[in-house]
């Protein structure tokens, strides 16, 4: 230097271009003497960054930035 692979919520993942979904954490409530399990409800994402195509992109093309595996 080159190749591939991955980058969405605090964490771990989903998602044929057509409202970003859930699981734990969180916040409230329920229940207890109390806490926690379980149950109910709620709030959190411009999907790594910039640009293209398209009516309409997480997705498809470009160029960059993080990690990681190989080659050399």
């Nucleotide at each position: 230097g080159c190749c591939c692979u991955a980058g969405u919520a605090g964490c771990u993942u989903a998602a044929c271009u057509u409202u970003a979904a859930a699981g734990c954490a969180c916040c409230g409530g329920c229940c207890u003497u109390g806490u926690a399990a379980a149950c109910c409800g709620g709030a959190g994402a411009a999907u790594g960054a910039a640009g293209a195509u398209u009516a309409g992109a997480c997705a498809u093309c470009u160029u960059c930035c993080u990690a990681g595996c190989g080659c050399a």

This is a predicted structure of a 72-nucleotide RNA (transfer RNA) from Gymnothorax vicinus. Model confidence (mean pLDDT): 83 of 100. It matches the Rfam family "tRNA". Gene Ontology term of the family: triplet codon-amino acid adaptor activity. The family's RNA type in Rfam is transfer RNA. The RNAcentral record of the sequence draws on ENA. It is recorded under the gene name trnT.